[in-house]
Molecule: transfer RNA
Organism: Synechococcus sp. AG-686-F08
RNA sequence: GCCGAUGUAGCUCAGCUGGUAGAGCAACGCUUUCGUAAAGCGUGGGUCGCCUGUUCAAGUCAGGUCAUCGGCUCCA
Numbered sequence: 001g002c003c004g005a006u007g008u009a010g011c012u013c014a015g016c017u018g019g020u021a022g023a024g025c026a027a028c029g030c031u032u033u034c035g036u037a038a039a040g041c042g043u044g045g046g047u048c049g050c051c052u053g054u055u056c057a058a059g060u061c062a063g064g065u066c067a068u069c070g071g072c073u074c075c076a
Stems, first nucleotide, its partner, number of pairs: 001072007010025004019056001027043005049065005
C1' cells in the first nucleotide's frame, strides 16, 4: 500500500425488508432481613465511531474518514 471484518448504554451483545433504539450484567431506589448476601419489583443511563449524501423518514442504503483485529503484497 491492497482486501476483509468489527465499532450501538459503564461492560458483553441483539436490532430481520429503511418506519417508536433494546436485552443481560453492572449502578441507583424500594420490598424482604436483627444485619449482610441472595431473591423480587422498579428507576435512570444512548452524538448508533466521525463527516457528507440519498430519502417524507437512516443504527440499517451510498461516498469519505478514524480506530481495532485478521489476511496479502512491496521495500529493507